The RNA shown here (c-di-GMP-I-GGC riboswitch aptamer) has 95 nucleotides and comes from a Caldilineales bacterium. The sequence was found by an Rfam model in a public genome assembly. Model confidence (mean pLDDT): 84 of 100. Of the family's consensus pairs, 95% are formed in the model. Lineage of the source: Bacteria > Bacillati > Chloroflexota > Caldilineae > Caldilineales.

This record gives sequence, C1' cells and structure tokens, in this order.
RNA sequence: UCACGAAAAGGCAAACCUGUCGCAAGGCAGGGACGCAAAGCUACGGGUCUUGUUCCCCCCCCACGUGGACCCACAAGAUCGCCGGGUUACCGACC
Repeated sequence: UCACGAAAAGGCAAACCUGUCGCAAGGCAGGGACGCAAAGCUACGGGUCUUGUUCCCCCCCCACGUGGACCCACAAGAUCGCCGGGUUACCGACC
C1' cells in the first nucleotide's frame, strides 16, 4: 500500500412526528434510532419511482364515448440506506 474488520475513539441516522420546498417521486431543517466499516461523495451503468408525451391489436373497468386503467417507447426529474462502477477517508487485532 492492497486486503480484512476484533478492539478503541468517534461518525452517520431508518420508520415515525413537526415545519418547509416540490404537480409528484422526493429534498431540506428539528426531534427520533431501524440499522450502517464507507448508511462519505458521485446519477456513470442497471433497477425502482414520479411527471409529461405517445400508446396498433388484445384484455380489464365504467356513467358506453374523441372515456378510464394497464403495458411499451421517449423526454425530464427522483432515489447512492436497491445493486454495481468511480473517488475520498478514521483506527489497527487476526487472515
């Protein structure tokens, strides 16, 4: 140094509640701890979610018609505590 994760010193903060921003997903602040060895950063790849557009045929719903829902695709956004990549980092037992 890489890897690993005993110990020690610390760190972060799920759900939920309150306030606030946003059409929304969700973000921020305070309280609060389910957990986390990167639960630090990064939206680069994938997944998931939101909004908008589009949406042949089949199927489903209805108040039965320029109707709704679902699916696909595209665009924009969200999520790093969904997975992976990149990057930075405290401590030092064992391997």